[in-house]
RNA sequence: GAAGUAAGCUGGGCAAUCGCCGAUGCAGUGCCGAAAGGCCGCAUGGGAGGAAAGUCCGAGCUCCAUAGGGCAGGGUGCCGGAUAACGUCCGGCGGGAGCGAUCCUAGGGAUAGUGCCACAGAAAUGUAGACCGCCGAUGGCUCUCUUAAGGGUACAGGCAAGGUUGCAACGGUGCGGUAAGAGCGCACCAGCAGCUUGGAGACAAGCUGGCUAGGUAAACCCCACCUGGAGCAAGACCGCAUAGGAGUGCAAAUGUGGCUGCCCGUCACGCACUCGGGUAGGUUGCUUGAGCUGGCUGGCAACAGUCGGCCUAGAUAGAUGAUUGCUGCUCCACACGUGCGAGGCAUUUCUUUGAUUGUUUUGCACUUGACGAGAGUGCCGUUUGUAGCACCGGAGUACAGAACUCGGCUUACAGGCUUGCUUCUUGC
Numbered sequence: 001g002a003a004g005u006a007a008g009c010u011g012g013g014c015a016a017u018c019g020c021c022g023a024u025g026c027a028g029u030g031c032c033g034a035a036a037g038g039c040c041g042c043a044u045g046g047g048a049g050g051a052a053a054g055u056c057c058g059a060g061c062u063c064c065a066u067a068g069g070g071c072a073g074g075g076u077g078c079c080g081g082a083u084a085a086c087g088u089c090c091g092g093c094g095g096g097a098g099c100g101a102u103c104c105u106a107g108g109g110a111u112a113g114u115g116c117c118a119c120a121g122a123a124a125u126g127u128a129g130a131c132c133g134c135c136g137a138u139g140g141c142u143c144u145c146u147u148a149a150g151g152g153u154a155c156a157g158g159c160a161a162g163g164u165u166g167c168a169a170c171g172g173u174g175c176g177g178u179a180a181g182a183g184c185g186c187a188c189c190a191g192c193a194g195c196u197u198g199g200a201g202a203c204a205a206g207c208u209g210g211c212u213a214g215g216u217a218a219a220c221c222c223c224a225c226c227u228g229g230a231g232c233a234a235g236a237c238c239g240c241a242u243a244g245g246a247g248u249g250c251a252a253a254u255g256u257g258g259c260u261g262c263c264c265g266u267c268a269c270g271c272a273c274u275c276g277g278g279u280a281g282g283u284u285g286c287u288u289g290a291g292c293u294g295g296c297u298g299g300c301a302a303c304a305g306u307c308g309g310c311c312u313a314g315a316u317a318g319a320u321g322a323u324u325g326c327u328g329c330u331c332c333a334c335a336c337g338u339g340c341g342a343g344g345c346a347u348u349u350c351u352u353u354g355a356u357u358g359u360u361u362u363g364c365a366c367u368u369g370a371c372g373a374g375a376g377u378g379c380c381g382u383u384u385g386u387a388g389c390a391c392c393g394g395a396g397u398a399c400a401g402a403a404c405u406c407g408g409c410u411u412a413c414a415g416g417c418u419u420g421c422u423u424c425u426u427g428c
Base pairs, nucleotide, nucleotide: 001424002423003422004421005420006419007418008417009416010415012327013326014325015324016323017322018321020047021046023044024043025042026041030039031038032037049399053410054409056408057407058406059405060404061231062230063229064228068264069263070262071261073227074226075225076224077223078092079091080090081089082088093107094105095104096103097102108222109221113220114219115216116215117214126170131163132162133159134158135157138156139155140153141152142151143150171189172188173187174186175185176184190212192209193208194207195206196205197204198203235284236283237282238281245275246274247273248272249271250270255269256268257267258266259265291310292309293308294307295306296305297304298303328397329396330395331394332393337391338390339389340388343380344379345378346377347376349375350374351373352372358366359365
C1' cells in the first nucleotide's frame, strides 16, 4: 500500500418567522355540551427509529374463570451456562468451507417397527446377485498308453478377486494362500463393540476384538424436554337513551350451555335462530419500565451484584411541519482568477528484489524483465511559483414514521468514521 474478516458509532448542524401535539404551574368561572366532560389565555420544559418495518418467536398485562387433570395437537432436538422466557444469546464438542482471521450447521435414534432408493445394471426386499468372465482340484466325457498328480473339454460343479451399470455394489490397499478365489490368514487404515485414562459433559486418546451390506427420519415413526385459549378493536368506569320487546325450535337434572378440539372434573340454570328497537359520547387502560447509563466487583463471555446519575412522545382520523439564510458531508469539473506550496517530469543508461514470456535436455537450466527502489543523464520551476491542495462553479444528501409495553430474530440502508485480527506485495 492492497484485499479480507469481526465488532461498534454516525447518517446532517445552526439561526429566524409562522404553525401542530402534550406535561406542570398560574388565571378565568369566559365558551361548547343533554350529561359525562371538553375548549380558550400566560409562563417554563418536552415531542419518532436502528430498524419505528415483517408480524416470525417469547413474555408482561387483561378477560374466559371459582379452579384443575389427562389425551390429541403443536414446538424444540450435541454439551454446559445466561435469561422473566424463547426457536434467542455466550462458551465449548463433532461435521463442513476457507491459505488464514473467521463463517455455516434442520447436530438424539436406522439393532422397536413401517416405507423409499426412479432409470441404468446380473444384482439395491437378504448371508441378494451372474451380463462379460476366472478355475481342470473333485465328478462326468474324451485322447494317449512313453502310465505320469499326463493332455483336452466349463457339461455338472466352484468363485464374485477383475471388468460393465450406477450417487451408492456387501469394508479399502498390499502380501500370503488357493484349482481359481474370498478377512480364509496377516500388516496398515476406516467403521462397530468392549475396557482404561482425561474431561462436569458433548467428546478425545490408547489398548483389545469378532472381521463388518449401506443410505434416507428436512419420510412416517420412537425417545427426551416444553406447551390452556383469546387478545389493548383485551378490558374497566361514567353519562344519555331504549323495548325487562316479539316469534319459532329444543331441553329440563341420566339435561342444556361455558371452560380452543375430546374426556374427566367443575361452574351456571336455560340454549339456538329470526325479526325489530336504542347507543355508537366521554374518561381510562396509555407510559417509572424484567428502563437507560457511569464506576467497582465476579465471570473467558453472555450476564449478575452493588454504589451513584437520568426521566427521554402518548396521538385518536391520528401531532413533531412549512419557508428563508448560512453551513457540514459525497461526487464532478478545475478554463480564468486567488491563496498556500519546492521540488517535479522524462528515460533506447546502469544496479537490485522480482510478476510475467518463451525454449526445453524438465534442471537450484537458459531467455524475457512488469511494478517498486537507488544511481546517472536531460528538461521545467523557486524575482515569470512545477506537481499537488484549498477557495471560486455545478449536482446530490440513504433505508424509512410510534399507536399497550418489553427481550430477540429476519429484512432494507447513498455515504462517512473508529478499533481488533488475517493474508499478499514492497521498502527500511